[in-house]
Context: one part of a larger RNA
RNA sequence: GGAUGAACGCUAGCGGCAGGCUUAAUACAUGCAAGUCAAGGGGGUAGCAAUACAACCGGCGCACGGGUGAGUAACGCGUACACAACAUACCAUAUACUGGGGUAUAGCUUUGGGAAACUGAAGGUAAUCCCCCAUAACAUUGCGAGAGGGCAUCUGAUUGCAAUUAAAGUUUCGGCGGUAUAUGAUUGGUGUGCGUUUGAUUAGCUAGUUGGUAGGGUAACGGCCUACCAAGGCGACGAUCAAUAGCUGGCGUGAGAGCGCGACCAGCCACACUGGAACUGAGACACGGUCCAGACUCCUACGGGAGGCAGCAGUAGGGAAUAUUGGACAAUGGAGGAAACUCUGAUCCAGCCAUGCCGCGUGAUAGAUGAAGGCCCUCUGGGUUGUAAAUAUCUUUUAUCUGGGAAGAAACAAUCUUAUUCUUAAGAUCUUGACGGUACCAGAGGAAUAAGCACCGGCUAACUCCGUGCCAGCAGCCGCGGUAAUACGGAGGGUGCAAGCGUUAUCC
Numbered sequence: 001g002g003a004u005g006a007a008c009g010c011u012a013g014c015g016g017c018a019g020g021c022u023u024a025a026u027a028c029a030u031g032c033a034a035g036u037c038a039a040g041g042g043g044g045u046a047g048c049a050a051u052a053c054a055a056c057c058g059g060c061g062c063a064c065g066g067g068u069g070a071g072u073a074a075c076g077c078g079u080a081c082a083c084a085a086c087a088u089a090c091c092a093u094a095u096a097c098u099g100g101g102g103u104a105u106a107g108c109u110u111u112g113g114g115a116a117a118c119u120g121a122a123g124g125u126a127a128u129c130c131c132c133c134a135u136a137a138c139a140u141u142g143c144g145a146g147a148g149g150g151c152a153u154c155u156g157a158u159u160g161c162a163a164u165u166a167a168a169g170u171u172u173c174g175g176c177g178g179u180a181u182a183u184g185a186u187u188g189g190u191g192u193g194c195g196u197u198u199g200a201u202u203a204g205c206u207a208g209u210u211g212g213u214a215g216g217g218u219a220a221c222g223g224c225c226u227a228c229c230a231a232g233g234c235g236a237c238g239a240u241c242a243a244u245a246g247c248u249g250g251c252g253u254g255a256g257a258g259c260g261c262g263a264c265c266a267g268c269c270a271c272a273c274u275g276g277a278a279c280u281g282a283g284a285c286a287c288g289g290u291c292c293a294g295a296c297u298c299c300u301a302c303g304g305g306a307g308g309c310a311g312c313a314g315u316a317g318g319g320a321a322u323a324u325u326g327g328a329c330a331a332u333g334g335a336g337g338a339a340a341c342u343c344u345g346a347u348c349c350a351g352c353c354a355u356g357c358c359g360c361g362u363g364a365u366a367g368a369u370g371a372a373g374g375c376c377c378u379c380u381g382g383g384u385u386g387u388a389a390a391u392a393u394c395u396u397u398u399a400u401c402u403g404g405g406a407a408g409a410a411a412c413a414a415u416c417u418u419a420u421u422c423u424u425a426a427g428a429u430c431u432u433g434a435c436g437g438u439a440c441c442a443g444a445g446g447a448a449u450a451a452g453c454a455c456c457g458g459c460u461a462a463c464u465c466c467g468u469g470c471c472a473g474c475a476g477c478c479g480c481g482g483u484a485a486u487a488c489g490g491a492g493g494g495u496g497c498a499a500g501c502g503u504u505a506u507c508c
Base pairs, nucleotide, nucleotide: 001508002507003506004505006504007503008502009501010500013360014359015358016357017356018355019353020352021318026316027315028314030313031312032311035060036059037058040057041056044053045052046051067271068270069269076196077195078194079193080192081191082190083189086188087187091184092183093182094181095180096179097178098177099133100132101131102130108123109122110121111120112119113118139164140163141162142161143160144159145158148155149154169176170175197243198242199241204234205233206232209231210230211229212228213227214226215225216224246268247267248266249265250261251260252259253258273294274293275292276291277290296307297306298305299304324350326349327348328347332346333344334343335342336341363394364393365392366391373385374384375383376382377381400444401443402442403441404440408435414429415428416427417426418425419424452497453496454495455494456493457478458477459476463492464491465490466489467488473480474479
């Protein structure tokens, strides 16, 4: 000198864009943050009915999005490869199929238990719930033949036999669905090479340990697990142990090499009160799911129950320190739905904060009796403040008031027209804005509404007077102060930066 998620002191006019718990992964009152489908199902309540409402069964979603960085020195991350060892709901394309039957259960009715949370019994009922039968292959399994190919285990066009396995309806009859298989797309899983902080005042570490055989398990390979067998495996090219730490794209600085950092934004990973476990599912070992144990908090009729903000706000605490218990789904995106639409603290906006960056303003021109006042001096005078003021003319950014006033919206849906492979496409009309009467534009009057902070001994731009007298004090380093202090305190003047200026902390 540059930089910061900064803080503190003094000061403060406006706008745009960004950023805002770095500490206690401490504890949390309250509200909201994941629902949706009535075109899967039968009932219920209200109503004469149309219809409306909402519980239950069922489907899809809740594994996304959002938060945090505790753990992790690891194939966690980065990069480059590999899977002849794998999965993939929804979506696209293609082929084939969608036949028949059954008994449960919630809701409901009746009736119990409990303070509550909730829960038991009996009766009876539906489905795209569940189960059985049929049909069945480029599917799966077993036994075979096998052109060709490869990278060792192998793979495999084509092909024979046997066995096994499927479905769900609804309809306005157009469709919307369902089942199986193949291919694609997307997303994931796994393995490997290389890279990835410090310590040797950590030198030895390791029994599922290293390898093999067989089996189990998994979507899949594998000591992943089990039984048996062998005795291996790692290590001064730093094993093990300890400390610290999420990693990266990047960010800061620097001419670069490098050094430091990993806030915001984006990718990956890990975690969700602490520890453990599985269930459901295409996908979780699941932040706002379940079970168990623990700590803590709350309710209780003492028998027993409830909870998890590292989601958005907000509270207490900690701290030098970090915001509103706001608006809207209008846009973008997501979930569900045929759609209308519903939900969405994702998101878009607004509020607070000079926290940062950028921009603008606080007036311009003329004006010398160089006014008054202040300060200084060699003091009837001179110098300086200083064109500064007064005064005159002008302007109106900004502020205030008045009037107008957006873009962001194009779609979906509805209606109509045209074409058409007959359910799509194109066109027209119509509808929708939280921000917001905001941005922006025009007009009105009036210099009106707007300057501070630090420094002035050298480094380092900027000097005099008074006070003080090694005192009071200053100080980044050198050092100032003991009676003429440009170094302390005040004043006048000056220098630098400027809505900021200084100080502190940290990095280069």
Molecule: small-subunit ribosomal RNA, 5' domain
Organism: Sphingobacteriales bacterium